The RNA shown here (SAM riboswitch aptamer (S box leader)) has 111 nucleotides and comes from Acidicapsa dinghuensis. The source organism's lineage runs through Bacteria, Pseudomonadati, Terriglobia, Terriglobales and Acidicapsa. The sequence was found by an Rfam model in a public genome assembly. Its mean pLDDT, the model's own confidence on a scale to 100, is 83. Its Rfam family is "SAM riboswitch aptamer (S box leader)". Rfam's curators write: The SAM riboswitch is found upstream of a number of genes which code for proteins involved in methionine or cysteine biosynthesis in Gram-positive bacteria.
[in-house]
RNA sequence: AUUUCAUGCAGAGUGGUUGAGGGACGAGCCCUGCGACGCCACGACAACCGGCCGGAGCAAUUCUGGAACACGGUGUCAACUCUCGCCCGGUAAAACCGGGGGACAUGAGAU
Numbered sequence: 001a002u003u004u005c006a007u008g009c010a011g012a013g014u015g016g017u018u019g020a021g022g023g024a025c026g027a028g029c030c031c032u033g034c035g036a037c038g039c040c041a042c043g044a045c046a047a048c049c050g051g052c053c054g055g056a057g058c059a060a061u062u063c064u065g066g067a068a069c070a071c072g073g074u075g076u077c078a079a080c081u082c083u084c085g086c087c088c089g090g091u092a093a094a095a096c097c098g099g100g101g102g103a104c105a106u107g108a109g110a111u
Stems, first nucleotide, its partner, number of pairs: 001111008013042005021031003025085004043077003048073003052066005081103001086100005
């Protein structure tokens, strides 16, 4: 980098540093000199993988349940993934609502 699968309506911030942008992209809307983004420190949240306690299975580097699990590997800590973006339906249309898809993010695997 490409690809597969799972998840995306819950949850969790202070200080220091820097100094003007940030929320992927487009539109909207929002956050921001009462200091954004980034970085650092400490803290917190969370059960995706490992580990732990079980079950299935002849067995496996297989499948599966659980936690008063944060020990190890990631991840996260404004707003539902902030909302919409394409298609379908509720309608004749708009608003709005619902379903599916796409994109994006994170994890685990494959190339």